A computed fold for a 335-nucleotide part of an RNA from a bacterium, annotated as large-subunit ribosomal RNA, domain IV. The sequence was found in a public genome assembly. The prediction has a mean pLDDT of 81. It matches the Rfam family "Bacterial large subunit ribosomal RNA". Gene Ontology terms of the family: structural constituent of ribosome and ribosome.
Context: one part of a larger RNA
RNA sequence: CCACGUUUAAGGAACUCGGCAAAAAAGCAGGAGUAACUUCGGGAUAAUCCUUGCCAACAAAUUUAUUUUCGAAUUUGUUUGUUGGCCGCAGCAAAAGUGUCCAUGCAACUGUUUAUCAAAAACACAGGUCUCUGCAAACUCGCAAGAGUAUGUAUAGGGGCUGACGCCUGCCCAGUGCCAGAAGGUUACGAGGAGAGGUUCACGCUUUGAAUCUAAGCCCUGGUGAACGGCGGCCGUAACUAUAACGGUCCUAAGGUAGCGAAAUUCCUUGUCAGGUAAGUUCUGACCCGCACGAAUGGCGUAAUGAUAUGGAAACUGUCUCAAACGUGGUCUCG
Numbered sequence: 001c002c003a004c005g006u007u008u009a010a011g012g013a014a015c016u017c018g019g020c021a022a023a024a025a026a027g028c029a030g031g032a033g034u035a036a037c038u039u040c041g042g043g044a045u046a047a048u049c050c051u052u053g054c055c056a057a058c059a060a061a062u063u064u065a066u067u068u069u070c071g072a073a074u075u076u077g078u079u080u081g082u083u084g085g086c087c088g089c090a091g092c093a094a095a096a097g098u099g100u101c102c103a104u105g106c107a108a109c110u111g112u113u114u115a116u117c118a119a120a121a122a123c124a125c126a127g128g129u130c131u132c133u134g135c136a137a138a139c140u141c142g143c144a145a146g147a148g149u150a151u152g153u154a155u156a157g158g159g160g161c162u163g164a165c166g167c168c169u170g171c172c173c174a175g176u177g178c179c180a181g182a183a184g185g186u187u188a189c190g191a192g193g194a195g196a197g198g199u200u201c202a203c204g205c206u207u208u209g210a211a212u213c214u215a216a217g218c219c220c221u222g223g224u225g226a227a228c229g230g231c232g233g234c235c236g237u238a239a240c241u242a243u244a245a246c247g248g249u250c251c252u253a254a255g256g257u258a259g260c261g262a263a264a265u266u267c268c269u270u271g272u273c274a275g276g277u278a279a280g281u282u283c284u285g286a287c288c289c290g291c292a293c294g295a296a297u298g299g300c301g302u303a304a305u306g307a308u309a310u311g312g313a314a315a316c317u318g319u320c321u322c323a324a325a326c327g328u329g330g331u332c333u334c335g
Stems, first nucleotide, its partner, number of pairs: 001330008010321002014319001019316001029051004037042001039164001053086010065074003087091001100313006106306002111123002127162007139148003165301004170231003175228002177224005184219003190213002195208005232250005259293001260290001271287005
């Protein structure tokens, strides 16, 4: 010096990206007590507080036995309480089932995952919804036979999206997709064969070939958003000012509704105000000027849950001020 471990004056997070690590608390005792919130189950072992050995005396309750004047007395055991005392370093002698609290984001939850840098807010999930499928099912595998689905039958099976629960889920069908329609247009092979060419004395042979008929599809006509997706601009206006409920105009398929909002989304930005701190680019609550939230690519809430993310608090500590000592094993030197 390295690894592991023990202890430390005063301070106590000043360390640090961050209390990482350590310490502390707790770790099936008895008693008391327990908030917000809540889906009434929880939260909750919430939090918080008190007690604990042994001896003696006294008091009370209860109990055994004896005596009794039936009032009680004595006695055995137990429990509770009060007082005094005793010993040790130690009476949780009760051991290895949480350290605690406040607030916020995300995901409902238990679960799953990058074997070997990511365990999460990602995946899954119950629930919701759309769509396909009438059974020789749809769908998948296979050239096929055939197999799975399924020895199932629409309360079933496949696929897509969303993701408990609560309140909800607005407008647009112009584009793309899908579904339905069949009047018309277009359209292949094929049918058709007017006509034209070659050859021939001719019969013929041969090449080419218009009109017309002819499917799905496309054009077309409608529908459809929990289908892919989309959801405006400029100007003016109120008796202070400011602002604009209001008006005008252009464009669009329609111009973003409810709710939320500097947000896991806010560039400007450390926005502004308030709270917390002596001091706060973080955090919380508001505001709304949303560069560039927004409703199943779900919106907003939400108890419980979380080796989740963020901020704060008491307690606790060698994380630190600032380092010291010791133990074990290495390193190192010699052999």